[in-house]
């Protein structure tokens, strides 16, 4: 210098004027309303994001008694940690990609069972499969004949070679054999047992029998988890209309029920109470909160201590205009400074082009014009995923050149 | 807010893991007709929303994402 890789930050600033939505203070007891409650004036201070988005997970919070038990259904799926919790995060193991930094990984079980493996091929899971092929030791037949030799390829033997395919029943080599074969041996792969190391996934070593196809993001099996609904949850205040609501006891029959069964509840009796729609208020923003330091930990994270307060609307506010500054672009632009070299071929060397006594080579400042992403709270958090112009920082890797 | 369904040539629409993805309408060419339509014959193409994964093999199975649409309060 080029190419790459990982992590992080930022997401315009400032001032003025006019608005919009909340908080706080002061004030009239002025206006609306049956009430609950709301509105108006002045002052003061505050007012979108890293994703507020998608709603893909997990919780807080609230209500429901079919919230209990069993089955079904759903979810998660290497190991160990973190966390309120997680389909999240961190650190590792195994596998895969890359020269490397580094990245990806739904990764339990195929020796419980079932299903599927098209086409091709002789044979596709059953311990299979003779199409070409090899052999024919043994038996048979033929020939010759001295025991014997030769031939046929009939009975039969063979998974070594060819061929098909994603996949052909361990691979390579030596021995062995009629030809062959884990038939025997050595090494390698894989499986199982044992020992050692590790919290563990697993790794290393050693021994053994000689081998057991793939697919579970097919059914399934195993382990663990799992009640439902959602701020339109829900609580309070409170017109009209209608009659109901709660608590306790009880359980034969009937009925209802947000999978099914066991079951539960209601209809009954007793006691108590006005109800809760339109509307209004609360829920509502101080919270598993944010920032710094120290300590523990490889890290995620945790503990201690100090500091800070940061929207709360309800048809939905957070906007508009202008000035200045900062950033980016320029065939187009008033000017002005530097200026003998500059640009391209990556650097050096070399080459080409433009220019070289004061200038229109080139560079900087500046005027002018234009640009500036994705997108906006709606109960609140922790994550994930997706979108994102421009700018900035740091670590690491590979290659090349020069010193 | 919650739950479900769908995406296949220009349009509609089949395809439940296996060769080159049907079919109808539309379009193009030819025949028939004096001409047009109807009818008959033949043909056409960037068709599986996008990006990954599982598998020997994906429109189909899984994950993410984009879009459309339905139901309920």
């Nucleotide at each position: 210098a080029a190419a790459g890789u990982a992590a992080g930050c930022u997401g315009g600033g400032u001032a003025a004027u006019c608005g919009c939505u909340g908080g706080c203070g002061c004030a009239g007891u002025g206006c609306c309303g049956a009430a609950a409650g709301g509105c108006c004036g002045c002052g003061u201070g505050a007012g979108a994001g890293g994703a507020a988005a998608g709603u893909c997970c997990g919780a807080g919070c609230u209500c429901c008694g079919u919230a209990g038990a069993g089955c079904a259904g759903g979810g998660u799926g290497c190991u160990g940690g973190g966390u309120a919790a997680c389909c999240c995060c961190c650190a590792g193991u195994g596998g895969g990609a890359g020269c490397g930094a580094u990245c990806c990984u739904a990764a339990g079980g195929a020796a419980a069972g079932u299903g599927c493996c098209a086409c091709a091929g002789a044979c596709a899971u059953g311990g299979a499969g003779a199409c070409c092929g090899c052999c024919g030791a043994u038996g048979g037949c033929c020939u010759u004949u001295u025991u014997g030799g030769g031939g046929c390829g009939c009975a039969g033997g063979c998974a070594a070679g060819g061929g098909u395919g994603c996949a052909a029943c361990g691979g390579u080599g030596c021995g062995g054999u009629a030809a062959g074969a884990g038939c025997g041996c050595a090494c390698c792969a894989g499986c199982g047992g044992c020992g050692c190391g590790g919290u563990g996934a697993c790794g290393c070593g050693u021994c053994g029998g000689c081998u057991a196809g793939g697919u579970a993001a097919a059914c399934c099996c195993c382990a663990c988890c799992u009640g439902g609904a959602g701020c339109a949850a829900g609580a309070c205040c409170g017109g009209a209309u209608a009659g109901g609501a709660g608590u306790a006891c009880g359980a034969a029959a009937c009925a209802a029920c947000g999978g099914c069964u066991c079951g539960u509840u209601g209809u009954g009796u007793a006691c108590u109470c006005g109800g809760g729609u339109a509307g209004g208020u609360c829920g509502c923003u101080g919270g598993a909160g944010c920032g710094a330091a120290u300590u523990g930990g490889c890290a995620a994270c945790a503990a201690u201590c100090c500091g800070c307060c940061u929207a709360g609307a309800u048809a939905g506010a957070u906007g508009a205009u202008u000035g200045c500054c900062a950033c980016c672009u320029c065939a187009u632009c008033a000017g002005u400074g530097c200026g003998a070299g500059g640009u391209u071929g990556a650097c050096a060397a070399c080459a080409a082009c433009c220019g070289c006594c004061a200038u229109c080579a080139g560079c900087g400042c500046g005027c002018g014009a234009g640009g500036a992403a994705c997108a906006a709270a709606a109960c609140u958090c922790g994550g994930c995923u997706u979108a994102u112009a421009g700018g900035c920082u740091u670590g690491c890797u590979u290659u090349u050149u020069g010193c | 807010g919650u739950g479900g369904a769908c995406g296949u040539g220009g349009c509609g629409a089949a395809g439940c893991g296996g060769u080159u993805a049907a079919c109808g309408c539309a379009c193009c060419g030819g025949a028939u007709u004096g001409u047009g339509g109807c009818u008959c014959c033949g043909g056409c193409a960037u068709a599986c929303g996008u990006g990954g994964g599982u598998u020997c093999g994906a429109u189909c199975c899984c994950c993410a994402u984009c879009g459309u649409u339905c139901a309920c309060c």